[in-house]
RNA sequence: CUCAGAAAAAGGCAAACCUCUCAAAAGAGGGGGACGCAAAACUACAGGUCUAACAUUCUGAAUUCCAGCAGAAUUAUGACGGCUGAGUUGCCUGA
Numbered sequence: 001c002u003c004a005g006a007a008a009a010a011g012g013c014a015a016a017c018c019u020c021u022c023a024a025a026a027g028a029g030g031g032g033g034a035c036g037c038a039a040a041a042c043u044a045c046a047g048g049u050c051u052a053a054c055a056u057u058c059u060g061a062a063u064u065c066c067a068g069c070a071g072a073a074u075u076a077u078g079a080c081g082g083c084u085g086a087g088u089u090g091c092c093u094g095a
Base pairs, nucleotide, nucleotide: 002095003094004093005092012037013036017032018031019030020029021028022027035082041088042087043086045085046084047083048080049079050078055074056073057072058071059070060069
């Protein structure tokens, strides 16, 4: 430096759930807690997934319009690295 993770050691991370905070939501952060993880470390570049505040369009109620209100559809500029690929870094053991 490359490849592999059967066994072992030192350690590490922490799903669901509970709780507090932030957010429109998805989700994120702190504490508790462990399903799992050899990159479950980092980066939204490609795919994928989630959400839809704002915006646009349509519909509804009264009454003609505007505005406002309610509902629906579309939309990422919002998220997810514990969905996959890619990039970067890295512990131990073995070859």
Predicted 3D model of a 95-nucleotide RNA (c-di-GMP-I riboswitch aptamer). The coordinates come from a structure-prediction model, not an experiment, and the mean pLDDT is 83. Its Rfam family is "c-di-GMP-I riboswitch aptamer". Rfam's curators write: GEMM was predicted in a large-scale screen for bacterial structured RNA regulatory elements.